[in-house]
RNA sequence: GGUUCGUUAGCUCAACUUGGCAGAGCACCCGCUUGUCACGCGGAAGGUUACGGGUUCGAACCCCGUACGGACCG
Numbered sequence: 001g002g003u004u005c006g007u008u009a010g011c012u013c014a015a016c017u018u019g020g021c022a023g024a025g026c027a028c029c030c031g032c033u034u035g036u037c038a039c040g041c042g043g044a045a046g047g048u049u050a051c052g053g054g055u056u057c058g059a060a061c062c063c064c065g066u067a068c069g070g071a072c073c074g
Base pairs, nucleotide, nucleotide: 001073002072003071004070005069006068007067010026011025012024013023020057029043030042031041032040050066051065052064053063054062
């Protein structure tokens, strides 16, 4: 340098077939429970879907470019 895969909550990851309200677990916070803590149970909060454009009534999803990371080739 070329090909390809990936980038979504603090962390690990879903969101397919088919573009249509962005989710789960853990962590954090609040409450219940307990003599206290932990465990358990319930709840709340947390998102520029890497970035910039484009297509579309509508984009995490499709198209182009950029950045970062992995694999393969040279």

Predicted 3D model of a 74-nucleotide RNA (transfer RNA) from a Tepidisphaeraceae bacterium.
It matches the Rfam family "tRNA". Rfam classes the family as a transfer RNA.
The sequence is in RNAcentral, with records from ENA and MGnify.
The organism belongs to Tepidisphaeraceae, within Bacteria.